Description:
A computed fold for a 79-nucleotide RNA from an uncultured Geobacteraceae bacterium, annotated as c-di-GMP-I-UAU riboswitch aptamer. Its Rfam family is "c-di-GMP-I-UAU riboswitch aptamer". On this family, see Weinberg et al., Proc Natl Acad Sci U S A 2017: "Bioinformatic analysis of riboswitch structures uncovers variant classes with altered ligand specificity". Rfam 15.1 lists 17 matches to the family in 17 species. Its family is annotated with cyclic-di-GMP binding in the Gene Ontology.

[in-house]
RNA sequence: UCUGGAAAAGGCAAACUCAAGGUAACUUGGGGACGCAAAGCCACGAGUCCUUAGUAUCUGGAUAGUCGGGUUGUCAAAA
Numbered sequence: 001u002c003u004g005g006a007a008a009a010g011g012c013a014a015a016c017u018c019a020a021g022g023u024a025a026c027u028u029g030g031g032g033a034c035g036c037a038a039a040g041c042c043a044c045g046a047g048u049c050c051u052u053a054g055u056a057u058c059u060g061g062a063u064a065g066u067c068g069g070g071u072u073g074u075c076a077a078a079a
Base pairs, nucleotide, nucleotide: 003079011036012035016031017030018029019028020027021026034065040071041070042069044068045067046066047063048062049061050060054058
């Protein structure tokens, strides 16, 4: 220097539940812990879901814990 990825510390938080917001998908906060090395961030492509009013192969939304893509990025034993 390259490969490798043990252990520890720290981080996030599914279902469910309580409160608040929203027509809704869903979001935010508390509890909770199924999981996660990008389960950090970005709706760009696909998917899925919602859509009061307008009524249409629309429009406007939601989802990054559905899959791609972009971007940033923690620790490091043995061998």
The sequence was found by an Rfam model in a public genome assembly.